[in-house]
Molecule: FMN riboswitch aptamer (RFN element)
Organism: Actinomyces glycerinitolerans
RNA sequence: UCGUGUGCUCUGGGGUCGGUGUAAGUCCGAACCGGCGGUGACAGUCCGCGACCCGUCCGCUUCUGCGGUCGGCUGACCAGGUGGAACUCCUGGACCGACGGUAAAAGUCCGGAUGGGAAGCGCACACGG
Numbered sequence: 001u002c003g004u005g006u007g008c009u010c011u012g013g014g015g016u017c018g019g020u021g022u023a024a025g026u027c028c029g030a031a032c033c034g035g036c037g038g039u040g041a042c043a044g045u046c047c048g049c050g051a052c053c054c055g056u057c058c059g060c061u062u063c064u065g066c067g068g069u070c071g072g073c074u075g076a077c078c079a080g081g082u083g084g085a086a087c088u089c090c091u092g093g094a095c096c097g098a099c100g101g102u103a104a105a106a107g108u109c110c111g112g113a114u115g116g117g118a119a120g121c122g123c124a125c126a127c128g129g
Stems, first nucleotide, its partner, number of pairs: 001129008010120001016030004031108002033097002035049004044095002053072003057068004077093005099111003
C1' cells in the first nucleotide's frame, strides 16, 4: 500500500409570509430542503445502492405480531455558455419526493420511530499479495 473476511462505530434536510375557508404547516400565490457510492470536474433529476411499501419461504409467538431469507416495487431536466473533459460547474427556465393520520388533499406537521437497518464512510483485527 492493495485485496478478501470478520467485528464495531456512525448514518437525512426542510413551512416563513399572505389568500380562501367553520376548518388547511395539507388547497392557492410566493418560501424552504436535497441520504450513500460512482462517473474525465462538484449530480435530488445520469448509472447504481438504501430507507419505505408488497409478496414468498423459514423460525419464534401471548395468535397478534416480531425476526430472518429470497424476490418485486421504487420519483424527477432541458436550453445556452466555459472547458481537453461537465445531463455534475455557470446563466436561464423546469421538474420530483414512501406509508398511516388530520375539522381539508402533506417532500416540510403528527405517527410507526428514544425503533429497525442497508448501501456506504471510518476504525480495529485476521489472512493473503